[in-house]
RNA sequence: GCCAUCGUGGCUCAGUUGGUAGAGCAGACGAUUCGUAAUCGUCAGGUCGUGGGUUCGAUCCCCACCGAUGGCU
Numbered sequence: 001g002c003c004a005u006c007g008u009g010g011c012u013c014a015g016u017u018g019g020u021a022g023a024g025c026a027g028a029c030g031a032u033u034c035g036u037a038a039u040c041g042u043c044a045g046g047u048c049g050u051g052g053g054u055u056c057g058a059u060c061c062c063c064a065c066c067g068a069u070g071g072c073u
Base pairs, nucleotide, nucleotide: 001072002071003070004069005068006067007066010025011024012023013022019056027043028042029041030040031039049065050064051063052062053061
């Protein structure tokens, strides 16, 4: 330099023929317990890597860039 895959809550990951995003763990609070752990319930937490474009509407489609991993030279 070229190619491929990927980037979504603190972490690990879902989310398709485009209609304003969920789970598990972690966290806070409550219930239970003499207390802790475990269990159960509730809550909070994300402008979906960045910037443009298409569209009435983009996590999703297109372009560029940034970053991660792998491969080729």